[in-house]
The part of an RNA shown here (small-subunit ribosomal RNA, central domain) has 349 nucleotides and comes from an uncultured prokaryote.

Context: one part of a larger RNA
RNA sequence: CUGGGCGUAAAGCGCGCGUAGGUGGUUUGAUAAGUGGGAUGUGAAAGCCCAGGGCUUAACCUGGGAACUGCAUUCGAUACUGGGCAACUAGAGUAUGAGAGAGGGAGGUAGAAUUCCAUGUGUAGCGGUGAAAUGCGUAGAUAUGUGGAGGAAUAUUAGUGGCGAAGGCGGCCUCCUGGCUCAAUACUGACGCUAAGGUGCGAAAGCGUGGGGAGUAAACAGGAUUAGAUAUCCUGGUAGUCCACGCUGUAAAUGAUGUCAACUAGCCGUUGGGAGAUUUGAUUUCUUAGUGGCGCAGUUAAUGUACUAAGUUGACCGCCUGGGGAGUAUGGCCGUAAGGUUAAAACUC
Numbered sequence: 001c002u003g004g005g006c007g008u009a010a011a012g013c014g015c016g017c018g019u020a021g022g023u024g025g026u027u028u029g030a031u032a033a034g035u036g037g038g039a040u041g042u043g044a045a046a047g048c049c050c051a052g053g054g055c056u057u058a059a060c061c062u063g064g065g066a067a068c069u070g071c072a073u074u075c076g077a078u079a080c081u082g083g084g085c086a087a088c089u090a091g092a093g094u095a096u097g098a099g100a101g102a103g104g105g106a107g108g109u110a111g112a113a114u115u116c117c118a119u120g121u122g123u124a125g126c127g128g129u130g131a132a133a134u135g136c137g138u139a140g141a142u143a144u145g146u147g148g149a150g151g152a153a154u155a156u157u158a159g160u161g162g163c164g165a166a167g168g169c170g171g172c173c174u175c176c177u178g179g180c181u182c183a184a185u186a187c188u189g190a191c192g193c194u195a196a197g198g199u200g201c202g203a204a205a206g207c208g209u210g211g212g213g214a215g216u217a218a219a220c221a222g223g224a225u226u227a228g229a230u231a232u233c234c235u236g237g238u239a240g241u242c243c244a245c246g247c248u249g250u251a252a253a254u255g256a257u258g259u260c261a262a263c264u265a266g267c268c269g270u271u272g273g274g275a276g277a278u279u280u281g282a283u284u285u286c287u288u289a290g291u292g293g294c295g296c297a298g299u300u301a302a303u304g305u306a307c308u309a310a311g312u313u314g315a316c317c318g319c320c321u322g323g324g325g326a327g328u329a330u331g332g333c334c335g336u337a338a339g340g341u342u343a344a345a346a347c348u349c
Base pairs, nucleotide, nucleotide: 003321004320005319006318007303008302012317014201015200016199017198021194022193023192025088026087027086031082033081034080035077037075038074039073040072041071042070049065050064052062053061054060091191092188093187094186095185096183097182098181099180103177104176105175106174107173108172109171110154115149116148117147118146119145120144121143125136126135162169163168206247207246208245209244210243211242215241216240220236221235222234223233258316259315260314261313262312263311266294267293268292269291270290271289272288273287274286275285276284277283278281298305299304322349323348324347331342332341333340334339
């Protein structure tokens, strides 16, 4: 390489958009590039293979055949593929009318709670733990009342509920804005799928500049515990956590399951929509788009999976090839840095 694979054994890029490329629905007729058939020419000789001949055999030599799976020209075939013309509507999309939603961005606003400040009442403790101590408190704390400041997060509702490509998204209101679903018609007429490079988004932590800072809290300090305690527990506490702009580009970024399409028993929930029946009810049937539980066939090493497939197939991409060395070294590219990405070998078992 061929092959075989990728939920858990090595292996699905974190997720989109999209270029090249690959691939692509139905029909008529034409074409004849691919495709398959015939003919002609060529495919040197030797060698290999087949069966003859010659050395007493053999090796060896020699006449012949076959083969040379190829290439070129030409004739004819037209099912499939391709290129071209024309048409279609089942894929894809547009229009119309409805619908659900923590989808995104910006601005505003509300009520609990914590903390702090001021002040009233009030007096000796509070706090914390397994038990304590550090800490706070007679300079009046804790508790409780009133007023104020400020930041962050939105109890209940809340749900294997919803939305989003993923990361993720949760008080309420307004503005801007993306996607999705359903119903019935009309329209466009294959416009589709995938996607190397490329490009965008991308939790937390971290970085830069400027703000903000209530609570919490790496580092750090103290108190305990302990043989020790650079921990666990406690009292404090700075970066950070929050905002704006810019960078970083990684996660057990997980469904450890790439995207798209078709087909293949059922049963039970639940969310959104539509249609029907009806005893009008906390009813019931069908259908459609999600989201869960169980389960047959099949599949699987087993576990499991099973119309949301890991079943049966097709299209395209990514990735794997014994363990360690190592996701390391070196070089390239990216980054302010931290580091990221691409990615070996010696050696060893």
The RNAcentral record of the full RNA draws on ENA. It matches the Rfam family "Bacterial small subunit ribosomal RNA".